[in-house]
Molecule: transfer RNA
Organism: Chitinophaga fulva
RNA sequence: AAGCUGUAGUUUAAUGGAAAAACACACGGCACCAAACCGUGAGAUGUAAGUUCGAUUCUUCCCGGCUUUA
Repeated sequence: AAGCUGUAGUUUAAUGGAAAAACACACGGCACCAAACCGUGAGAUGUAAGUUCGAUUCUUCCCGGCUUUA
C1' cells in the first nucleotide's frame, strides 16, 4: 500500500421488511445424588456517519483480526 473479514460465551444462518438455530449457561421436572433426558428462560449485528419509508444486508471513515506486496 492492497485485499478479505467482524452477528449470543462458542460455531454457524438470515435476497432491504427487522435477527434463527445448535452447543454452552441459569431455573424447574425426573431421580437417593450426579449424568443423561424433558420443559422454560436470559443472552448478539465492531464504532460512527450516509442512502432509504425501512439497513445484519448498500456506501464511507475509524477500530480489531487475517493474508499479500514493497